Record summary:
Bacterial RNase P class A from an Acidimicrobiales bacterium, 374 nucleotides, folded computationally. Its mean pLDDT, the model's own confidence on a scale to 100, is 77. It is recorded under the gene name rnpB. Rfam family: Bacterial RNase P class A. The family's RNA type in Rfam is ribozyme. RNAcentral holds the sequence, with entries from ENA.

RNA sequence: UGAGCCGGCCAGGUGGCCGCGGUCCGUCCGCUCCGGCGGGCGGGUCGAGGAAAGUCCGGACUCCACAGGGCAAGGGUGCUGGCGAGAGCCAGGACGGGGUGACCUGCCGGUACAGGGCAACAGAGAGCAGACCGCCGAUGGCGGGGCACCGGGCGACCGGGGCACCGCACAGGCAAGGGUGAAACGGUGCGGUAAGAGCGCACCAGCGUCGGGGGCGACUCCGGCGGCUCGGCAACCCCCACCCGGAGCAAGGCCAAGCGAGGGACGGCCGGCCCGGCCACAUGUCCCCAGGUAGGCCGCAAAGAUGGAUGGCCACCGGGCGGCAACCGCAAGGGACCCGCUCACAGAAUCCGGCUUAUCGGCCGGCUCACCGU
Numbered sequence: 001u002g003a004g005c006c007g008g009c010c011a012g013g014u015g016g017c018c019g020c021g022g023u024c025c026g027u028c029c030g031c032u033c034c035g036g037c038g039g040g041c042g043g044g045u046c047g048a049g050g051a052a053a054g055u056c057c058g059g060a061c062u063c064c065a066c067a068g069g070g071c072a073a074g075g076g077u078g079c080u081g082g083c084g085a086g087a088g089c090c091a092g093g094a095c096g097g098g099g100u101g102a103c104c105u106g107c108c109g110g111u112a113c114a115g116g117g118c119a120a121c122a123g124a125g126a127g128c129a130g131a132c133c134g135c136c137g138a139u140g141g142c143g144g145g146g147c148a149c150c151g152g153g154c155g156a157c158c159g160g161g162g163c164a165c166c167g168c169a170c171a172g173g174c175a176a177g178g179g180u181g182a183a184a185c186g187g188u189g190c191g192g193u194a195a196g197a198g199c200g201c202a203c204c205a206g207c208g209u210c211g212g213g214g215g216c217g218a219c220u221c222c223g224g225c226g227g228c229u230c231g232g233c234a235a236c237c238c239c240c241a242c243c244c245g246g247a248g249c250a251a252g253g254c255c256a257a258g259c260g261a262g263g264g265a266c267g268g269c270c271g272g273c274c275c276g277g278c279c280a281c282a283u284g285u286c287c288c289c290a291g292g293u294a295g296g297c298c299g300c301a302a303a304g305a306u307g308g309a310u311g312g313c314c315a316c317c318g319g320g321c322g323g324c325a326a327c328c329g330c331a332a333g334g335g336a337c338c339c340g341c342u343c344a345c346a347g348a349a350u351c352c353g354g355c356u357u358a359u360c361g362g363c364c365g366g367c368u369c370a371c372c373g374u
Stems, first nucleotide, its partner, number of pairs: 001370010012317007020047012049345001053356002056354005061248004074244005079092005093108001095106004109239002115237002117233002132178002134174003139171002141168004146163002149160004186204006205229002207226008252298004262289003265285002267279004318343006327334002
């Protein structure tokens, strides 16, 4: 200098004019059940975000249900330590993936020895696997010639079993090599064998176990022993541990017209009367009562609602892009002044804390790689 990684921050600035919403004060007008309410004018003050978004989690708050405990169903979470009410965050660990690197990223309970289940196609064989090609054929079988022996015959020879050899590959043995596959029951070498094989041994890998060291812990390092040597999927059911009632500010609370409907009072009987009891409930009303609708207020905030204010213009400054081209340079190239465009994503609606997603450009800090210079 260039390219990049991680973390944090900003989200154009200042001034003027006009405008919008809330609230407070003053003043004027109107209404009033005298508590106030509505409107005009003037002034003060407040007025979007890091995500206000998605509404995915956790809470506050409110109502309903249960008001104690347990079981079942359904759902969620799942390595370790710390913080936190929780969601979650920070740091670390095991196992993977990407990058030369800084670093980014996936996943995490279960020895899958509780049980069930799954694995297309290919392949001989994929669940306590299998023999297609191949290797062998020790043992038995079949065939061949040879050697010696026994019996018979005067003899050529005939019969018998035996021994090793050669051939076949029928029985049988093997799983080394080939081949299929995402995956084929450890790998390499030596021995061994008829051929082979952890069959034996050495080393390596894995598993189990024992001992020691480190760490709060997940875990890790070292060593010994056991030939122990098939695995994958629980993001399939399942099992284990812990947690979970539902709805949401259109929650919910208060005040309360008009119309309609409901209850009471005024009725009859018992009775001198009241109280009280029983019966009747049809019509009517100045009346009284409660529920509840429209509407209003609260909930509700130093923005804040009832369909929703938080904006527009101008000037200057700043950043970026483009144009023009004075000028610099041998050239490649750089490029003042001026002009134009542009400054993202997006916008509260009960509040708070998280997560995720969107986002022009820039600043600060730490780090990596490449090149150049000293």